[in-house]
RNA sequence: GACCGGACGGUCGCUCUCCGCAAGGAGGGAGGAAAGUCCGAACUCCGCAGGGCAGUGUGCCGGAUAACGUCCGGGAGGCCGGGUUCAAGCCCGGUCGACGGAAAGUGCCACAGAAAACAUACCGCCCCGUCGUCGCUGUAGGCCCGGGCUUGUUGGACUGGAUUUCCCAAUGUCCGAGCAAAAUCGGGCUCAGAGCGACGGCGGGGUAAGGGUGAAAAGGUGCGGUAAGAGCGCACCGCCGCGGCAGUAAUGCAGCGGGCAUGGCAAACCCCACACGGAGCAAGACCAAAUAGGGAGGAAGCUCGGCUUCGGCCGGGCACGUGCCGGCUCGGUGCGUCAAACCUCCGGGUAGGUCGCUAGAGCCGUGCAGCAAUGCGCGGCCCAGAGGAAUGACCGUCCCGCCGCAAGGCGGACAGAAUUCGGCUUACAGGUC
Numbered sequence: 001g002a003c004c005g006g007a008c009g010g011u012c013g014c015u016c017u018c019c020g021c022a023a024g025g026a027g028g029g030a031g032g033a034a035a036g037u038c039c040g041a042a043c044u045c046c047g048c049a050g051g052g053c054a055g056u057g058u059g060c061c062g063g064a065u066a067a068c069g070u071c072c073g074g075g076a077g078g079c080c081g082g083g084u085u086c087a088a089g090c091c092c093g094g095u096c097g098a099c100g101g102a103a104a105g106u107g108c109c110a111c112a113g114a115a116a117a118c119a120u121a122c123c124g125c126c127c128c129g130u131c132g133u134c135g136c137u138g139u140a141g142g143c144c145c146g147g148g149c150u151u152g153u154u155g156g157a158c159u160g161g162a163u164u165u166c167c168c169a170a171u172g173u174c175c176g177a178g179c180a181a182a183a184u185c186g187g188g189c190u191c192a193g194a195g196c197g198a199c200g201g202c203g204g205g206g207u208a209a210g211g212g213u214g215a216a217a218a219g220g221u222g223c224g225g226u227a228a229g230a231g232c233g234c235a236c237c238g239c240c241g242c243g244g245c246a247g248u249a250a251u252g253c254a255g256c257g258g259g260c261a262u263g264g265c266a267a268a269c270c271c272c273a274c275a276c277g278g279a280g281c282a283a284g285a286c287c288a289a290a291u292a293g294g295g296a297g298g299a300a301g302c303u304c305g306g307c308u309u310c311g312g313c314c315g316g317g318c319a320c321g322u323g324c325c326g327g328c329u330c331g332g333u334g335c336g337u338c339a340a341a342c343c344u345c346c347g348g349g350u351a352g353g354u355c356g357c358u359a360g361a362g363c364c365g366u367g368c369a370g371c372a373a374u375g376c377g378c379g380g381c382c383c384a385g386a387g388g389a390a391u392g393a394c395c396g397u398c399c400c401g402c403c404g405c406a407a408g409g410c411g412g413a414c415a416g417a418a419u420u421c422g423g424c425u426u427a428c429a430g431g432u433c
Base pairs, nucleotide, nucleotide: 001433002432003431004430006398007397008396009395010394011393012392014029015028016027017026018025019024031414035425036424038423039422040421041420042419043280044279045278046277055276056275057274058273059272060074061073062072063071064070075099077096078095079094080093081092082091083090084089100271101270105269106268107265108264109263122211123210124207125206126205127204128203129202130201131200132199133198134197135196136195137194141190142189143188144187145186146185147184150181151180152179153178155175156174157173158172160168161167219237220236221235222234223233224232238260239258240257241256242255244253245252246251284355285354286353287352294346295345296344297343298342301318302317303316304315305314306313307312319337320336321335322334323333324332325331362381363380364379365378366377367376368375369374399412400411401410402409403408
């Protein structure tokens, strides 16, 4: 990922259809999801000049289909694994999905972080200045040692000594020795200042390689380069622009030019393109009571008086209609002649009944076309249709799982039609491939 989702038999029930006068008989009777009601249709009713605004939905390309947000094939991308390269990258395999637009605009980017977009600088790296510490070199100076002219002191000697006419000499000269001082020379030690180096503080500047933060950090990798660095330079990769070739297209390939701008989010507003009337089988259609409404029709009116709220009311006369008395006429009598009632007809609705309602974008097998989704053809089949709503219970044998020594016991998922299809999503014990 696909499929199965306890099997067979008996008894008693339920529901629908058919047969039968009846009794009764025969046959059918839940699902892969019947579920969620998410999407698309069929069907039905209502609405509808045309255009726009608003709203909703869809969004790479091609195909399938009655249609779809579904399916199939392809493209580009993310992730995982393997191979390869110094590395970035590239290649192969698998997998994922609301995959138009972020150099039209607006807005947002929590926490952390220096900085979340007119860039910036926490640590770090580098340069310069300054201060301090330490180390090295070492000048002046200081100290020590040695030589040494001279002087002083002390001991001894005595006419010389000397720079040789000139000078000095007992307060003198010479010699020796010790000590002290000393110009000067040599050596050593210590070294202000100074120089060099290291480290640290402060200040100024350069940098964006590295560290660190983050979901994301201002092209990436490598080499060169540099004070340290940097597209600063070069190669490759990426990106942008241009035209070319291939492909139905999405897009791909190689070339030339450009050192590189343009972070992310549209499941934020928005922009672009396309599509869209509403309600749903309790849709709706037909038949149609009782009772109560509605409409039309059915026959006949004048006059006098009184009253009046000016609408009518009461009384009288004559006429007419009709009922009664009556075989008929005359006559008598009641009612009416406005409306109502009555009679006839029409129409709508309710209860109730019927249809919609299950033969269908159907199921099984098979051939052909296509990579596939799917389409076309042939043969066979009929498979729930209720309306407060059937589809169940028990028994026997077997299967599977668990428990038990055994006999045996317990259990067998998720869930259940309601106008019908095509999808999606969700639930599902156990088993098979």

Predicted 3D model of a 433-nucleotide RNA (Bacterial RNase P class A) from a soil metagenome.
Rfam family: Bacterial RNase P class A. By type it is a ribozyme.
Model confidence (mean pLDDT): 75 of 100.